[in-house]
Molecule: c-di-GMP-I riboswitch aptamer
Organism: Natronincola peptidivorans
RNA sequence: UAGUGAUAAAGGCAAACUUACUGAAAGGUAAGGACGCAAAGCUGUGGGUCUAAGGGAACAAUGCAUUCCUAUGAUUGUCAGGCUGCCAAA
Numbered sequence: 001u002a003g004u005g006a007u008a009a010a011g012g013c014a015a016a017c018u019u020a021c022u023g024a025a026a027g028g029u030a031a032g033g034a035c036g037c038a039a040a041g042c043u044g045u046g047g048g049u050c051u052a053a054g055g056g057a058a059c060a061a062u063g064c065a066u067u068c069c070u071a072u073g074a075u076u077g078u079c080a081g082g083c084u085g086c087c088a089a090a
Base pairs, nucleotide, nucleotide: 004088005087012037013036017032018031019030020029021028022027035077041083042082043081045080046079047078048075049074050073054070055069056068057067058066
């Protein structure tokens, strides 16, 4: 330096769930809480997934309701890409 990752050391993050706030929803934020994580640090760039306010279509007939489609909304703890980074036993 590259790969690799301990039952090591020092630290770090925090799933489900609960409460409050926020959002049309998916979701997010804060506190509590730990299932896990060596990038579970940052980045929605590509795929996947979730949602459908608005928009479009069907029905209907100027309306209401219902159904379907749609991301410009989300998710990095879904995968890949980009940027950065602690430790060092074999």